Molecule: transfer RNA
Organism: Candidatus Pacearchaeota archaeon
C1' cells in the first nucleotide's frame, strides 16, 4: 500500500428508505418466598462509529475518515 467484513444498549446481536429503533442476556423495582434462588409483572437505559453527500424522508444508500477482524503483495 490494496481488496473484503464488520461498528446500533453494560454485553452478544436484529432491523437493508417512513412504522414508536429492538430482541435476549444483564441491571433497577415490585409480586411470591421464612430467606435466597427460580417463577411473573413493571421500568430505565440509544444524539445507530464521526464527518458530508441523495432523498421530501437515512441506522438503512453513496463518499471519506477512524476502530476491530480477515486476506493478497
Nucleotide at each position: 500500500g490494496c481488496c473484503c467484513c464488520a461498528g446500533u444498549a453494560g454485553c452478544u446481536c436484529a432491523g437493508g428508505g417512513g412504522u414508536c429503533a429492538g430482541a435476549g442476556c444483564g441491571g433497577c423495582u415490585g409480586c411470591c418466598u421464612c430467606g435466597u434462588a427460580a417463577g411473573c409483572a413493571g421500568c430505565a437505559g440509544g444524539u445507530c462509529g464521526c464527518c458530508g453527500g441523495u432523498u421530501c424522508g437515512a441506522a438503512u444508500c453513496c463518499g471519506g475518515c477512524c476502530u476491530g477482524g480477515g486476506g493478497c503483495u